[in-house]
Context: one part of a larger RNA
RNA sequence: GAGUAGCGAUAAAGCGGGUGAAAAGCCCGCUCGCCGAAAGCCCAAGGUUUCCUGCGCAACGUUCAUCGGCGCAGGGUGAGUCGGCCCCUAAGGCGAGGCAGAAAUGCGUAGUCGAUGGGAAACAGGUUAAUAUUCCUGUACUCGAAAUAAGUGCGAUGUGGGGACGGAGAAAGUUAGGUCAGCCGCCUGUUGGAAUAGGUGGUUUAAGCGUGUAGGCGUGCCCUGUAGGCAAAUCCGCAGGGCUAAGCUGAGGCGUGAUGACGAGGCGCUACGGCGCUGAAGUGACUGAUACUCAGCUUCCAGGAAAAGCCACUAAGCUUCAGCUUGUUUUGAACCGUACCGCAAACCGACACAGGUGGGCAGGAUGAGAAUUCCAAGGCGCUU
Numbered sequence: 001g002a003g004u005a006g007c008g009a010u011a012a013a014g015c016g017g018g019u020g021a022a023a024a025g026c027c028c029g030c031u032c033g034c035c036g037a038a039a040g041c042c043c044a045a046g047g048u049u050u051c052c053u054g055c056g057c058a059a060c061g062u063u064c065a066u067c068g069g070c071g072c073a074g075g076g077u078g079a080g081u082c083g084g085c086c087c088c089u090a091a092g093g094c095g096a097g098g099c100a101g102a103a104a105u106g107c108g109u110a111g112u113c114g115a116u117g118g119g120a121a122a123c124a125g126g127u128u129a130a131u132a133u134u135c136c137u138g139u140a141c142u143c144g145a146a147a148u149a150a151g152u153g154c155g156a157u158g159u160g161g162g163g164a165c166g167g168a169g170a171a172a173g174u175u176a177g178g179u180c181a182g183c184c185g186c187c188u189g190u191u192g193g194a195a196u197a198g199g200u201g202g203u204u205u206a207a208g209c210g211u212g213u214a215g216g217c218g219u220g221c222c223c224u225g226u227a228g229g230c231a232a233a234u235c236c237g238c239a240g241g242g243c244u245a246a247g248c249u250g251a252g253g254c255g256u257g258a259u260g261a262c263g264a265g266g267c268g269c270u271a272c273g274g275c276g277c278u279g280a281a282g283u284g285a286c287u288g289a290u291a292c293u294c295a296g297c298u299u300c301c302a303g304g305a306a307a308a309g310c311c312a313c314u315a316a317g318c319u320u321c322a323g324c325u326u327g328u329u330u331u332g333a334a335c336c337g338u339a340c341c342g343c344a345a346a347c348c349g350a351c352a353c354a355g356g357u358g359g360g361c362a363g364g365a366u367g368a369g370a371a372u373u374c375c376a377a378g379g380c381g382c383u384u
Stems, first nucleotide, its partner, number of pairs: 013031006032381004040361004046341002050339001051075006060068002080141002082337003086119003092113003098107003122139005142333011153318002158313004166300004172293003177287005182203007204261002208256004215249003220243007228236002262282001265278005301304001347356002363375003
């Protein structure tokens, strides 16, 4: 230079009370303002204790600070069912032998890894200062092992089926959600009216189990033969004959779950943070999805993963032991993640940085709409 530039979105603050040495900034309350396809909620990645509580204010915080994602200490993450691990494979990686190369090494068969994909099973309510599909209550489900009863041809790394799949378009059914009415509780005052009225709050309940609907697909069974499925096959395929319209799938609804839970409000206590007790109504209509039926239907050409689990078949073999099927009982289900942030002050940007960051949820009025504007739930007023 200079107490100058600046103090990082112009969404906005005001008052009262509390605490305290001290309050524009902390806590509580009232009013005001902002977002509301987000500036709300839930996941993934990444971060790694930042979460909660107590005690602090040197430094960090672009001001202050009694406050904090800061310092110190203590506490906090509970799973057969959520995700991983596990079983399976994709692109791709590695790669016994092998091939190539002077070597280093490169390629690659069998194989072995590798999710962003396929594969068993859980919901509702309650609870903590901080976790919950994990704890508790209630009601379920899955897979394995053992025992037992009855029945019985069982058996794989092989064979077949299945898993199993594209884009676009259209319609129907249905539900989530929403709105209104009814019902239940409470209130009704300041000029006039208003109680057969007006206002306000509530009207919520899952998985599972039973039924098998709207809809979609569609012949099925028996017999005979069989040059195919690298061996075999009673399975699959193919051919012929007979009898037939079976069967599979499938939202939602209804019943049960539930004489339960939750529930506006009321009563009592309180350290004012909360705690305990009690508990009404809990129905109908309309509207209505981008969700489900739907991996469906129609249509198009560029013709749209694989493997395992699963089902069936036999081979080697095993013999009435074992194995397999069904029922009952008993028992087991380990390990890892789980706090918190997560369009952000906690991730990537040297910063508490107007930048960047994948997926899901989607209330009311207006409207074609996820646009716009105003609101709800919820969250904030962007640290001078």